[in-house]
This is a predicted structure of a 338-nucleotide part of an RNA (large-subunit ribosomal RNA, domain IV) from a metagenome. Model confidence (mean pLDDT): 87 of 100. Rfam family: Bacterial large subunit ribosomal RNA. Rfam links the family to the GO terms ribosome and structural constituent of ribosome.
Context: one part of a larger RNA
RNA sequence: CUAUCAUUAAGGAACUCGGCAAAAUAGCCCCGUAACUUCGGGAGAAGGGGUGCCUAGGGCGUGAAAGCGCUUCUAGGUUUCAAUAAAUUGGACCAACCGACUGUUUAGCAAAAACACAGGGCUCUGCAAACUCGUAAGAGGAAGUAUAGAGUCUGACACCUGCCCAGUGCUGGAAGGUUAACAGGAUGGGUUAUUCGUAAGAAUAAGCUCAGAAUCGAAGCCCCAGUAAACGGCGGCCGUAACUAUAACGGUCCUAAGGUAGCGAAGUACCUUGUCGGGUAAGUUCCGACGCGCAUGAAUGGUGUAACGAGUUGGACGCUGUCUUGAUGAUAGACUCA
Numbered sequence: 001c002u003a004u005c006a007u008u009a010a011g012g013a014a015c016u017c018g019g020c021a022a023a024a025u026a027g028c029c030c031c032g033u034a035a036c037u038u039c040g041g042g043a044g045a046a047g048g049g050g051u052g053c054c055u056a057g058g059g060c061g062u063g064a065a066a067g068c069g070c071u072u073c074u075a076g077g078u079u080u081c082a083a084u085a086a087a088u089u090g091g092a093c094c095a096a097c098c099g100a101c102u103g104u105u106u107a108g109c110a111a112a113a114a115c116a117c118a119g120g121g122c123u124c125u126g127c128a129a130a131c132u133c134g135u136a137a138g139a140g141g142a143a144g145u146a147u148a149g150a151g152u153c154u155g156a157c158a159c160c161u162g163c164c165c166a167g168u169g170c171u172g173g174a175a176g177g178u179u180a181a182c183a184g185g186a187u188g189g190g191u192u193a194u195u196c197g198u199a200a201g202a203a204u205a206a207g208c209u210c211a212g213a214a215u216c217g218a219a220g221c222c223c224c225a226g227u228a229a230a231c232g233g234c235g236g237c238c239g240u241a242a243c244u245a246u247a248a249c250g251g252u253c254c255u256a257a258g259g260u261a262g263c264g265a266a267g268u269a270c271c272u273u274g275u276c277g278g279g280u281a282a283g284u285u286c287c288g289a290c291g292c293g294c295a296u297g298a299a300u301g302g303u304g305u306a307a308c309g310a311g312u313u314g315g316a317c318g319c320u321g322u323c324u325u326g327a328u329g330a331u332a333g334a335c336u337c338a
Stems, first nucleotide, its partner, number of pairs: 001333008010324002014322001019319001027051005036041001038156001052078006058071005079083001091317001093315005098309002103115002119154007131140003157304004162234003167231002169227005176222003183215001187211005194203003235253005262296001263293001274290005
């Protein structure tokens, strides 16, 4: 010096991104216990006191009694620095955020605010169900039957969940437009028995064959409606009040409709260490407010919320070698010599 331990004057977080690590607390009995609350909790809240051993007595049980057993009872005595004397064995509090909760997860860098959850909604499905697997047979769904099953979103509970159907999707509709194969076969081409021609060749019936117009023709699309706890969306400019400022008010343009209730410098705020208040001697963090919110907002849920959390943030108490600032000791190495 490295690793693991032990102790440390005075101070006590001054350390540090951050009390990380360590220390502290601790069992049992008695007293006592706040806000808040879903009345269950919170709660071992917090905060105090006691604790060994001996003697005497009391109480209880049993027994006829002697006695034996128990004792969370009372009084006195007694040792130590210290009696849950070792070991095992909660630190506690205040405020905010997120997620209701117990649970689950990245086997081997993430345990969380992520997933799940009970609860809520929407859609599909009448049974040979929808849906899934399989080419099929068949199987699951289900030996179930709409209080069932499948898909999807949200996520206890409380109060709520505004406006927009123009776009995209889905559902319904069927008048018109468009539209495939099939059907249809106008028309044209090839071939030529035959006819014409001296010949070259020309014309051409039937048959065969090739192409093929009109017409007919479903769903779909166009079209017409509905639907947002479907995907999603939820404006701009100008003026105006008897100080100033601001604008309840007015004008105008655009839109499918122009963001309602709430919340808000937020886990969302660029400007930004916004401004004011609180806490500190001093606070880019934190808490309470304010609000033109670069770019909040209502089941992509909004706002609250007791309890819960190896979650995140801020503060204060106890405690300490984290630090001021080092030191000493133990064990095992490293190192030197043999």